[in-house]
RNA sequence: GCUCCCACACGGGAUGGGGCUCCCGGUAACCGCCUGAUGAAGGCUGAUGGCUCCUGCCGCAAG
Numbered sequence: 001g002c003u004c005c006c007a008c009a010c011g012g013g014a015u016g017g018g019g020c021u022c023c024c025g026g027u028a029a030c031c032g033c034c035u036g037a038u039g040a041a042g043g044c045u046g047a048u049g050g051c052u053c054c055u056g057c058c059g060c061a062a063g
Stems, first nucleotide, its partner, number of pairs: 010025004016054006032044004
């Protein structure tokens, strides 16, 4: 100096934050679906990877 493995800080799991938990990455992981041609443009769902709490958004009903 190069290669491999392990661990950890850390980062990520399509829209904000907290707790628990799972998975992935080690500069990569990750960045939803549909129509359209991979473009332009248009449409749809979801605040979670999972459970849960708060907040935000939409609709309905009552006062």